[in-house]
RNA sequence: UCCGGGCUAGCUCAACGGUAGAGCAGGCGGCUGUUAACCGCAAGGUUCACGGUUCGAAUCCGUGGCCCGGAGCCA
Numbered sequence: 001u002c003c004g005g006g007c008u009a010g011c012u013c014a015a016c017g018g019u020a021g022a023g024c025a026g027g028c029g030g031c032u033g034u035u036a037a038c039c040g041c042a043a044g045g046u047u048c049a050c051g052g053u054u055c056g057a058a059u060c061c062g063u064g065g066c067c068c069g070g071a072g073c074c075a
Stems, first nucleotide, its partner, number of pairs: 001071007010024004018055001027041004048064005
């Protein structure tokens, strides 16, 4: 340089064109003599960036960035 995969909540991951969700962590409450465990509730995002397509984009297309893997090049 080229090819493939990935980037979504604090963390691990869903959602595969039609209102962005779950588990864990953290917060509040219940239970318990207390803690842990367990149960319940609420909060938490403009989906890596910028464009394009579309009535509508996390999702499709283009360019760029970062991470992982593979191939090639160089003497």